[in-house]
RNA sequence: AACCUGAAAAGGCAUACCCGACCGAAAGGCGGGGACGCAAAGACCCGAUCUAAGGAGCGUUGGCUCUAUGACCGAGGGAUUGCCAGG
Numbered sequence: 001a002a003c004c005u006g007a008a009a010a011g012g013c014a015u016a017c018c019c020g021a022c023c024g025a026a027a028g029g030c031g032g033g034g035a036c037g038c039a040a041a042g043a044c045c046c047g048a049u050c051u052a053a054g055g056a057g058c059g060u061u062g063g064c065u066c067u068a069u070g071a072c073c074g075a076g077g078g079a080u081u082g083c084c085a086g087g
């Protein structure tokens, strides 16, 4: 160096929940608190999922259905990078 194992130390991320006179049509994001857990719960690609502003169709109205270019967990898959300890 490579490989295998690992939540043990130092660090890292951060569930549920709460607050916000912030952003957004919404999903959701952001900031603060909090810490269930995670050896990749780092980033990338794919997929699933959520929402429906706009668009299309229907309808006398109210509305209803479909649709992602919007969002997002990854604790789904793939490959990739990486800390520490032991073997």
Stems, first nucleotide, its partner, number of pairs: 003087004012038002017033004022029002042080001044078003049071002054067005
c-di-GMP-I riboswitch aptamer from a Betaproteobacteria bacterium, 87 nucleotides, folded computationally. The source organism's lineage runs through Bacteria, Pseudomonadati, Pseudomonadota and Betaproteobacteria. The sequence was found by an Rfam model in a public genome assembly.